[in-house]
RNA sequence: CGGAUGAACAGGAAAUCGCAGUUCGGCAUUGUCCGAAUUGAGGAAAGUCCGCACUCCAUAGGGCGCGAUGCUGGUUAACGACCAGACAGGGUAACUUGCUGGAAAGUGCCACAGAGAUGUAGAUUGCAGCGCAAGUUGUGAGGGUGAAACGGUGCGGUAAGAGCGCACCAGUGCGGUUGGUGACAAUCGUAGCUUGGUAAACCCCAUCGGGAGCAAGGCCAAGCAGGAGCAUAGAGGCGGCUCGUCUCGUUUGAAGCUCCGGGUAGGCUGCAUGAGGUGUCUGGUAACAGGCAUCCCAGAUAGAUGAUUUCCACCGCUUCGGCGGGACAAAAUGCGGCUUAUGUGUUCGUCCGGUAC
RNA sequence: GUGAGUGUAGCUCAACGGUUAGAGCACUGGACUGUGGCUCCAGGGGUUGAGGGUUCAAAUCCCUUCACUCACCCCA
Numbered sequence: 001c002g003g004a005u006g007a008a009c010a011g012g013a014a015a016u017c018g019c020a021g022u023u024c025g026g027c028a029u030u031g032u033c034c035g036a037a038u039u040g041a042g043g044a045a046a047g048u049c050c051g052c053a054c055u056c057c058a059u060a061g062g063g064c065g066c067g068a069u070g071c072u073g074g075u076u077a078a079c080g081a082c083c084a085g086a087c088a089g090g091g092u093a094a095c096u097u098g099c100u101g102g103a104a105a106g107u108g109c110c111a112c113a114g115a116g117a118u119g120u121a122g123a124u125u126g127c128a129g130c131g132c133a134a135g136u137u138g139u140g141a142g143g144g145u146g147a148a149a150c151g152g153u154g155c156g157g158u159a160a161g162a163g164c165g166c167a168c169c170a171g172u173g174c175g176g177u178u179g180g181u182g183a184c185a186a187u188c189g190u191a192g193c194u195u196g197g198u199a200a201a202c203c204c205c206a207u208c209g210g211g212a213g214c215a216a217g218g219c220c221a222a223g224c225a226g227g228a229g230c231a232u233a234g235a236g237g238c239g240g241c242u243c244g245u246c247u248c249g250u251u252u253g254a255a256g257c258u259c260c261g262g263g264u265a266g267g268c269u270g271c272a273u274g275a276g277g278u279g280u281c282u283g284g285u286a287a288c289a290g291g292c293a294u295c296c297c298a299g300a301u302a303g304a305u306g307a308u309u310u311c312c313a314c315c316g317c318u319u320c321g322g323c324g325g326g327a328c329a330a331a332a333u334g335c336g337g338c339u340u341a342u343g344u345g346u347u348c349g350u351c352c353g354g355u356a357c
Numbered sequence: 358g359u360g361a362g363u364g365u366a367g368c369u370c371a372a373c374g375g376u377u378a379g380a381g382c383a384c385u386g387g388a389c390u391g392u393g394g395c396u397c398c399a400g401g402g403g404u405u406g407a408g409g410g411u412u413c414a415a416a417u418c419c420c421u422u423c424a425c426u427c428a429c430c431c432c433a
Base pairs, nucleotide, nucleotide: 001353002352003351004350005349006348007347008346009345011312012311013310014309015308016307017306019040020039021038022037023036024035025034026033027031042328046339047338049337050336051335052334053333054213055212056211057210061243062242063241064240066209067208068207069206070205071085072084073083074082075081086100087098088097089096090095101204102203106202107201108198109197110196125142126139127138128137129136130135151169152168153167154166155165156164170194171193172191173190174189175188176187177186178185179184217269218268219267220266226260227259228258229257230256234248235247236246237245261432262431263430276295277294278293279292280291281290282289283288314325315324316323317322358429359428360427361426362425363424364423367382368381369380370379375413384400385399386398387397388396406422407421408420409419410418
């Protein structure tokens, strides 16, 4: 100088005017009141793409179906997340990307072009034998088509040719040895075995998954208006079937489902002490786990957390007086990830390559 | 907030992974008519919402993202 990678910060202080929650206090006024104290958004609060907690349905059951995931080992409450490694692609390198099981279990598809698109197939041109010729036989080496044409090079062989034979190289299968927990790697022997692609096509294999969701669910209050249908008695608890089980009902017919109609636009709870934060130590390559200390930190009506001024810090421009700038976006049951948006901009750590000393 | 669904021409919709993505209405030009409509003939108009991937090949299959639409309480 050029790169790779990881992390931190989302401006600070003061003044004035406001907003919301909680607690306490006040009142000729009991409130949409006044006063005081205290607390008050994010790295993504977002998208809702995954996974859980929690709640109800039965305590969450069996089989088929369906869906999801897919190299190996680990972490985790769990995951499609993360960490470490293997293999393959890219890069001189640091490093980075990968839905990365199976195509020798079966089925499907491979348009156009081409002789031929998977079957040890095919014969346009070419080459060679026979024939006067028309033609016929052999061939899959050369040309041509295509995204893809059935290993490559050389020698032998042959009428011309071909793994037809041999040597070397590449790959695959089978059998060993060594290293590794393993994916796999290295290596030896053997078989002329040379077997196209596609599984983000069906499918096969392995693992996992019951359904619905805080508008779940529980309690209270207010209001209205109920009606019809579903039955050879069954209906519902499941998105599909089935077994099992439970609840309700069985002709005086639902407490279930569907349709029409009507009502309300209320309160409390769930609801924040949690797979919590911060600091430090220990174990582990790491993700992460454990110990100790310390802290309590939003929770609403869908609606709150803002505005102005001054100074300082940062960035850009400057005629050195000043001027301009600050993004993406805002909790709504909670948590762990992923993805996307933004970074005004700045700072720091580690590593690689080049050049100079 | 939660759960579903849809994006293709100006509008309404088609399209088995394989020709240059089609149809109707609308639009433009011409013919017909005294003029307009109807009718007839011809034509234009598409980054299949956006980006990436799988595949020889993507509107179609997979992932991410953007926009839009629908449902939800009580009588029960």